Model confidence (mean pLDDT): 81 of 100. A computed fold for a 73-nucleotide RNA from a Sedimentisphaerales bacterium, annotated as transfer RNA. The RNAcentral record of the sequence draws on ENA. Lineage of the source: Bacteria > Pseudomonadati > Planctomycetota > Phycisphaerae > Sedimentisphaerales. Rfam family: tRNA.
């Protein structure tokens, strides 16, 4: 210098023919217990890496940039 993959909740990850964002673990509270763990229930937590564009509507499509990883030179 060229190419590819990747970025979503505190962590690990789903969500792809575009339609108002989810799971597990962790966390808070409640139930259960003599108590704790386990188990069950409820809840909080994300403007989906950034900025633009397309669209009635974008995590999803397009462009540029940023971080991480890999390959070629």
């Nucleotide at each position: 210098g060229g190419g590819c993959c990747u970025a979503u909740a505190g962590c690990u990850c789903a969500g792809u023919u575009g339609g108002u964002a989810g799971a597990g673990c962790a966390c808070a509270c409640c139930g259960c217990u003599g108590a704790u763990a386990a188990c069950g229930g409820u809840g909080a937590g994300g403007u989906c890496g950034a900025u633009g564009g397309u669209u009635c509507g974008a995590a999803u499509c397009c462009a540029u940039c940023u971080g991480g990883g890999c390959c070629c030179a």